[in-house]
Molecule: transfer RNA
Organism: Armatimonadota bacterium
Parts: sequence; structure tokens; C1' cells
RNA sequence: GCCGACGUAGCACAGUGGUAGCGCAGCUCUUUCGUAAAGAGCAGGUCGUCGGUUCGAAUCCGACCGUCGGCU
Repeated sequence: GCCGACGUAGCACAGUGGUAGCGCAGCUCUUUCGUAAAGAGCAGGUCGUCGGUUCGAAUCCGACCGUCGGCU
């Protein structure tokens, strides 16, 4: 230099045009003499950035940034 995959909550991930979710972690409550466990609930996201397509974009297209892999 070229090619490919990936980028979504603190962490690991799902969601491939039509309300952004699961698990763990966090907070509150119940239970207990107390802790753990268990149960109920809550909060947390500019979906890497910028632009384009579309009535509508995390999703499709382009450029760029970052991570990983391959080729030279």
C1' cells in the first nucleotide's frame, strides 16, 4: 500500500428498514438478628464520526477514525 471482519449501556453480546433489548454489574425495596442467596422494581445509550438514500436508518450507500486478521 491492497483486501476482509468488527465498532450498540460499566462488561460480554443480540437486534440487518418501522417503540433500541437480554445476561452480568449498579441502585432501591421485600425477606433475615445480620450477611449472603432468593424475589420485586428502577436507572443507565448522541447505536465510532460526518454526509447521503428513504415517509422512516443501529440496519442500506459513501468517506473518515479505531481494533483485529490476511496479502504484498